[in-house]
Context: one part of a larger RNA
RNA sequence: UGACGGGGGCCCGCACAAGCGGUGGAGCAUGUGGUUUAAUUCGACGCAACGCGCAGAACCUUACCAGCUCUUGACAUGGCGGUUGUGGGUCUCGGAGACGGAUACUUUCCUUCGCUGGGCCGUCACAGGUGCUGCAUGGCUGUCGUCAGCUCGUGUCGUGAGAUGUUGGGUUAAGUCCCGCAACGAGCGCAACCCUCGCUUUCAGUUGCCAUCGGGUAGAGCCGGCCACUCUGAAGGAACCGCCGGUGAUAAGCCGGAGGAAGGUGGGGAUGACGUCAAGUCCUCAUGGCCCUUACGUGGUGGGCUACACACGUGCUACAAUGGCGGUGACAAAGGGCAGCAAAGGAGCGAUCUGGAGCUAAUCCUUAAAAACUGUCUCAGUUCGGAUUGUCGGCUGCAACUCGCCGGCAUGAAGUUGGAAUCGCUAGUAAUCGUGGAUCAGCAUGCCACGGUGAAUACGUUCCCGGGCCUUGUACA
Numbered sequence: 001u002g003a004c005g006g007g008g009g010c011c012c013g014c015a016c017a018a019g020c021g022g023u024g025g026a027g028c029a030u031g032u033g034g035u036u037u038a039a040u041u042c043g044a045c046g047c048a049a050c051g052c053g054c055a056g057a058a059c060c061u062u063a064c065c066a067g068c069u070c071u072u073g074a075c076a077u078g079g080c081g082g083u084u085g086u087g088g089g090u091c092u093c094g095g096a097g098a099c100g101g102a103u104a105c106u107u108u109c110c111u112u113c114g115c116u117g118g119g120c121c122g123u124c125a126c127a128g129g130u131g132c133u134g135c136a137u138g139g140c141u142g143u144c145g146u147c148a149g150c151u152c153g154u155g156u157c158g159u160g161a162g163a164u165g166u167u168g169g170g171u172u173a174a175g176u177c178c179c180g181c182a183a184c185g186a187g188c189g190c191a192a193c194c195c196u197c198g199c200u201u202u203c204a205g206u207u208g209c210c211a212u213c214g215g216g217u218a219g220a221g222c223c224g225g226c227c228a229c230u231c232u233g234a235a236g237g238a239a240c241c242g243c244c245g246g247u248g249a250u251a252a253g254c255c256g257g258a259g260g261a262a263g264g265u266g267g268g269g270a271u272g273a274c275g276u277c278a279a280g281u282c283c284u285c286a287u288g289g290c291c292c293u294u295a296c297g298u299g300g301u302g303g304g305c306u307a308c309a310c311a312c313g314u315g316c317u318a319c320a321a322u323g324g325c326g327g328u329g330a331c332a333a334a335g336g337g338c339a340g341c342a343a344a345g346g347a348g349c350g351a352u353c354u355g356g357a358g359c360u361a362a363u364c365c366u367u368a369a370a371a372a373c374u375g376u377c378u379c380a381g382u383u384c385g386g387a388u389u390g391u392c393g394g395c396u397g398c399a400a401c402u403c404g405c406c407g408g409c410a411u412g413a414a415g416u417u418g419g420a421a422u423c424g425c426u427a428g429u430a431a432u433c434g435u436g437g438a439u440c441a442g443c444a445u446g447c448c449a450c451g452g453u454g455a456a457u458a459c460g461u462u463c464c465c466g467g468g469c470c471u472u473g474u475a476c477a
Base pairs, nucleotide, nucleotide: 001477002476003474004473005472007471008470009469010468011467012466013465015461016460019425020424021423022422023421026317027316028315029314030313031312032311033310034308035307042053043052064303065302066301068299070297073126077125078124079123080122081121082120083119084118087106088105092101093100094099109117128292129291131290132289133288137286138285139281140280141279142277144275149188150187151186152185153184154183155164156163157162168179169178170177194269195268196267197266199237200236201235202234203233204232205231208227213224214223215222240263243257244256245255246254247253319418323377324376325375326374327373328372335366336365337364340359341358345354346353347352384415389410390409391408392407393406394405395404431453432452433451434450435449436448437447
C1' cells in the first nucleotide's frame, strides 16, 4: 500500500421489511446429471452451467456408431510425363447407396490449326483434420456493475515503499456540485451530445375526413373534390430549480407552490472506466506448438444425438364459480409477404381442400383475446382437469417405423393450492389476455418483439445478501 475481520462510523441497491404473484407437491414440455447403449457427438458446472452454444437433430444438419467405399483425395496452387474435344441431360445393367459398366443423343470451347488454357490418367510438392492444448494466443463474450470509481503531470512531504491531490464540512443518482485545505491542473469513467415515447408549430400530402360542397348506394371514403382534423415523417419549439416562498454558510443544494402536455435525471433504450475471475470459447473465425496422413482425411446407406429404475434446473397446463361451456358481439399495436401473403365464393363436424381477385404493399392479403351482454352448470374428482391409449383422417416432404405437427370420435390418469426451502416485481410495473417475427419444406409451452385489461405495498434500515467511502486491528501478500 492492499486484502481480510462473526471491528466501528456514514451511505446505497426489490438487499431486507410492507405487499402481489410464483417455484418446491401433480401431469406434460425442455435442458442437465446419472445410468444404459455399437453410438446415445462435443462444449458449458455457485452467483456468472442446466428452454445455454441449438433463430428450430426424420434425410441433410452431424461432428457420434455399424457395414460399404476412395487415396493427390470432397476443396486449393504449382511442377513433370502421357492422353484428349469439353460440359449437360436422357435411357439401361449391377448395387443399400456411394460407385462402377454400357448405349446412343444434344450443344461441337478458343482455334492465328503451333498448341496455350480446360478435362482425364500417372507421378511429386501438398491438400485435409469439428484431432489435443482457451493454462501458448488474437478476436469476441460473461461477471463484479451503469457500481462511482481508476489514474497521470508538475509541485510538496517521506531515507524508502509511498503519501498528498482523491482526505475534511455540506450536497448529489454520481470523484455531482459548493466550501475549506500543499496542493495546482489534467485524463479515462459520471452527466450531456444519439435513438424512442409524451405536448406543440411549420412544411408535405394517392392514408384520413362527410368536417365542408357535389354525385351515388341496400350499405360503405364508394366516386369527384379537399388537406381542415386524425395520421404519417422531416425540420424546429418546449424544462432551465427558469419564477415565487421557505430553508441552508449569503454557497452547492433541499422542501413547498404557481404556471405547464411534461418538474426537478420527465419514462424507456443504446452507451459498460482501470481492472478481477489463468472466467468462457482452438466446435464461428483466425492462429503458435503437438499429433494423424490408404487415415484421427473423404464419400455414401442405415442407425444414434429422441434410450430410461432415478435426481435436479427452467417452463407450460391445471386443481375451478373472480370459473367451465353455449349464444350474441365490440375495441389494438407491431410485424411479415413473389419458389410469397392470399380475399370473395364453394366443399367438409374439423384439421384442411377447392378457387384464384388483389398485392413487389400507409393502396392488396395476413388481423385479436381477455373484457361486455345473455343462458346454463351449483361445489362434485364435477359440464373442473386434460395426461394416456384406441381408431379414422389432414398437411409438409424422395421419405413421418425408429422420430413431425394438426383435426374428428372414443378413452378419460394424476391433481382439491403444494414440507423444509426459494424466486420475480416499486407503475402503465406485477398479474393477466391475446398478436406478430426470426429460424423454418414441416415442427415453439422456447426466444425476440407488440399492444389490451390493469393492481397492492414501501413504517423504516435492527437483521440477511451485494456494493461504495472513511477509520481501526492483523502473526496474511

The part of an RNA shown here (small-subunit ribosomal RNA, 3' major domain) has 477 nucleotides and comes from an uncultured prokaryote.
Its mean pLDDT, the model's own confidence on a scale to 100, is 82.